[in-house]
Context: one part of a larger RNA
Molecule: small-subunit ribosomal RNA, 5' domain
Organism: uncultured bacterium
RNA sequence: GGAUUAACGCUGGCGGUAUGCAUAACACAUGCAAGUCGAACGGUCUGUAGCAAUACAGAUAGUGGCAAACGGGUGAGUAAUACGUAUUUAAUCUACCCUUUAGAGGAGGAUAACUAGUCGAAAGAUUAGAUAAUACUCCAUAGGAAGUUUUUACAUAAGUAGAAAUUUUUAAAGUUGCGUUUGCAACACUUUAGGAUGAGAGUGCGGCUUAUCAGAUAGUUGGUGAGGUAAUGGCCCACCAAGUCGAUGACGAGUAGCUAUGCUGAGAGGUAGAAUAGCCACAACGGAACUGAGAUACGGUUCGUACUCCUACGGGAGGCAGCAGUGGGGAAUUUUUCACAAUGGGCGAAAGCCUGAUGGAGCAAUACCGCGUGGAUGAUGAAGGUCGUAAGAUUGUAAAAUCCUUUUAUAUGGGGCAAAUAGCUAGAUUAGGAAAUGAAUUUAGUUUGAUAGUACCAUUUUGAAUAAGUAACGGCAAACUUCGUGCCAGCAGCCGCGGUAAUACGAAGGUUACAAGCGUUAUCC
Numbered sequence: 001g002g003a004u005u006a007a008c009g010c011u012g013g014c015g016g017u018a019u020g021c022a023u024a025a026c027a028c029a030u031g032c033a034a035g036u037c038g039a040a041c042g043g044u045c046u047g048u049a050g051c052a053a054u055a056c057a058g059a060u061a062g063u064g065g066c067a068a069a070c071g072g073g074u075g076a077g078u079a080a081u082a083c084g085u086a087u088u089u090a091a092u093c094u095a096c097c098c099u100u101u102a103g104a105g106g107a108g109g110a111u112a113a114c115u116a117g118u119c120g121a122a123a124g125a126u127u128a129g130a131u132a133a134u135a136c137u138c139c140a141u142a143g144g145a146a147g148u149u150u151u152u153a154c155a156u157a158a159g160u161a162g163a164a165a166u167u168u169u170u171a172a173a174g175u176u177g178c179g180u181u182u183g184c185a186a187c188a189c190u191u192u193a194g195g196a197u198g199a200g201a202g203u204g205c206g207g208c209u210u211a212u213c214a215g216a217u218a219g220u221u222g223g224u225g226a227g228g229u230a231a232u233g234g235c236c237c238a239c240c241a242a243g244u245c246g247a248u249g250a251c252g253a254g255u256a257g258c259u260a261u262g263c264u265g266a267g268a269g270g271u272a273g274a275a276u277a278g279c280c281a282c283a284a285c286g287g288a289a290c291u292g293a294g295a296u297a298c299g300g301u302u303c304g305u306a307c308u309c310c311u312a313c314g315g316g317a318g319g320c321a322g323c324a325g326u327g328g329g330g331a332a333u334u335u336u337u338c339a340c341a342a343u344g345g346g347c348g349a350a351a352g353c354c355u356g357a358u359g360g361a362g363c364a365a366u367a368c369c370g371c372g373u374g375g376a377u378g379a380u381g382a383a384g385g386u387c388g389u390a391a392g393a394u395u396g397u398a399a400a401a402u403c404c405u406u407u408u409a410u411a412u413g414g415g416g417c418a419a420a421u422a423g424c425u426a427g428a429u430u431a432g433g434a435a436a437u438g439a440a441u442u443u444a445g446u447u448u449g450a451u452a453g454u455a456c457c458a459u460u461u462u463g464a465a466u467a468a469g470u471a472a473c474g475g476c477a478a479a480c481u482u483c484g485u486g487c488c489a490g491c492a493g494c495c496g497c498g499g500u501a502a503u504a505c506g507a508a509g510g511u512u513a514c515a516a517g518c519g520u521u522a523u524c525c
Stems, first nucleotide, its partner, number of pairs: 001525004006521005013371006019364002021329001026327003030324003035066003040063002043060007073282003083206007092199002097195003102190002105139004114129006142170001145168010174187005208254003215245003220242006227235001257279004261272004284305005307318004335361001337360003343357001344355004374404004384395004409462001411460001412458003418451001423446008469514005474495003480509005490497002
């Protein structure tokens, strides 16, 4: 000199863009952060019409499906089961999506909701009865798949591809729309092959400190067999052998999430890992599995521990390292805000619902960038201040005064981009079809804004009006005098200054530097 998620002191006009618990991975009151589908299902309730049966519309606790493994947070652990990069998987899986093959035949038994009871303070539990399904079970079909055996080709280290025989294994018969003649269409369902996406596993290389850590290791190293997994493998087990790693630093200890990147530097290098993006790990602490395509699951289950709360003392409930917010710790870090209008996600045929993701607003000079606090003229060099040899010098064109301007401010009026749609209404075209729905493409109309009456605009109002500080002035280092003090009070980054003429302390005047900031402290280069 540059930089910072900075803090502190003094000061403070505006806008834009970013950033905002680095400490206690400490404890958390309250609210919200993951739901959705009635076009899967049986009920219940409400409304309208009706004398009623019933019809239509709406809502929903429950069964069922999909989602909840994403999105969001944090960095405790981890020095390698991580990360980065390259590569292998002939050792693997992949819901939804796209293309593709073949289908969807027959039968059955339950159960929740509900009703009636019992226990309990509650959380909840339990008995009996009745009922539905795209819930569950069984049978058939197999052109396809998987296993075993035989065989061909290619590879040779395991293997891959094809053919034949044999064994095993599926379906929701659904819902809606249209038409009625047998059906057609959409969405779901089963199955086959391929793709895409996402993930699992292996190998090489790379990146901290320490030898005042020198030996470490018995599932340890390898083999055979069996188990387990989607899959390889001591991953696990039985038996056998005695190996394996290590001064090219094993083992141990300390520290630490890794990277793209940031800062600095001419570079080499040094240093950091905030925000943003990728990967990993974690969800009070320590284990375990279930469901599922996917978790060993932050707002799921279960066990143990600590803590907090409720209790009728028998027993129960909870987990902000989600968004706000509270206490505590700390030098230190924001609102218990608005909206789903946009982007994206989940569910749904769709309308739509949900979304503290996200988009916005609020707070903070925390950082960067931009603008302003006026411009021109103005000497009798006014007054006042300061110094003074009392002549004057300086503050100083500075002020006043005159003539202007209106960024900003203020008032008034107008007023956005972000909106693309989806859906609905009315048409057109294309392929197919007996036809009608429907599908794809397309035209016109209709409709949607939290921010926000904000940005912005005005030859509209007012009027220089609303807006300057901080640090320094002995040398390094730009900028000097007077008074006070008297080795005192104090200053100080280093040298050092102060003991009666202090340009070094304190005040004033003046000057220098930067400027809505300035200075100090801390850390890195």